Context: one part of a larger RNA
């Protein structure tokens, strides 16, 4: 290095967007650089192999042959790869027309519950727990009623549902936008696929600076429990949860399943669009396109199980594993306010 592998045994990058790279739809001509064929020169001796000879064999040794898979330089071949050059319309994009969505970004409203302030009506007890107590109340709690503040979250619709590259996204409306899915008698014409570095996005904690803080609440205090109880249960509470702008850049970032495309029995819900067919609608029905489950048939898998959303059957390009532990560590770089991140080893040990 080759051979093997990556749902669960070790291994798919947290996501996308794209540089080199690599690989790349039909048809035609040209050209001959990859390729095949042949020719030319070199590929040094020895040693390898073959042959024949020489020490009584053999090792050894002598003579020719052969190979030396390679450079070089001529000719001829054009299938297939490259290259020029023309053309195509299916891949891919783009117009026009239609449609669904909790897709993002801003601002505007809106009830419900909570706390809290003030009032009203009322009186001894709330509140908590397995029991309890800590803790609140006669300075009138708590329970009711009003009025007013305040932050954060949007029940019911709600689903196997939607959307979105992922991360994630849910009151309502308006306003700026992104992608996606149908149809078209439309356009361009291979413009495409992956994708080392690169760049961007990335939950939730943290961290910077400046608001905000009702609820819950690491830490913290207190009351229990208990042998202890630096826990679980109760009372309380602080950063923080929110906001706006900078970080961080990691998660069981999960389908433990990279990406694109081609191709291989049925069945059955359900999203979305078009289309036909019934008596106009509606409802239905038929195949259809595209997306989200389930179930199974060959197949595949150690198997569980996967099974047109393949873990099938191929092809194209990344990325990763190579026994546990030492260790995702140390040092070294880098990259951060840090906190920490990313790259990444041995000794020694089983």
């Nucleotide at each position: 290095c080759u051979g093997g592998g990556c749902u669960u045994a070790a291994a798919g990058g947290g996501u996308g967007c794209g540089u080199a790279g690599g690989c790349g739809g039909g048809a035609u001509c040209g050209u001959a650089a990859g390729u095949g064929c042949u020719u030319u020169g070199u590929g040094a001796a020895a040693u390898c192999c073959c042959a024949c000879g020489g020490c009584u064999c053999a090792a050894c040794c002598g003579u020719g042959g052969a190979a030396g898979u390679g450079c070089u330089a001529g000719g001829c071949a054009u299938a297939c790869u490259g290259c020029g050059a023309u053309c195509c319309u299916u891949g891919a994009g783009g117009u026009c027309g239609g449609u669904a969505g909790g897709g993002g970004c801003u601002g505007u409203c809106g009830g419900a519950a909570c706390u809290g302030u003030a009032g009203g009506u009322g009186u001894a007890g709330c509140g908590g727990u397995g029991a309890a107590a800590u803790g609140c109340g006669u300075a009138g709690a708590u329970a009711u009623c009003u009025a007013c503040a305040g932050g954060a979250a949007c029940a019911c619709c709600a689903a196997a549902g939607a959307c979105g590259a992922a991360g994630g996204u849910a009151g309502a409306c308006a306003g700026c936008u992104g992608g996606g899915c149908c149809g078209a008698u439309u356009c361009u014409g291979a413009c495409g696929c992956u994708g080392a570095g690169g760049c961007a996005c990335g939950a939730a904690a943290g961290c910077g600076u400046g608001g905000g803080g009702a609820g819950c609440a690491a830490a913290c205090a207190g009351g229990a429990u208990u042998a202890g109880a630096u826990a679980c249960c109760c009372u309380g509470g602080u950063a923080g949860u929110c906001c706006a702008c900078g970080c961080c850049g990691u998660a069981a970032a999960c389908g433990a399943u990279g990406u694109g495309c081609a191709c291989u029995a049925g069945g059955u819900u359900c999203c979305g669009g078009a289309a036909u067919c019934u008596c106009u609608g509606a409802c239905g029905a038929u195949g259809u396109c595209g997306g989200a489950g389930c179930c199974g048939a060959a197949a595949a898998g150690a198997a569980a199980u996967c099974g047109a959303u393949a873990a099938g059957u191929g092809c194209a390009c990344c990325g990763c594993c190579u026994g546990g532990g030492g260790a995702g560590u140390a040092c070294g770089g880098u990259c951060g306010c840090a906190a920490g991140g990313c790259u990444a080893a041995a000794a020694c040990u089983c």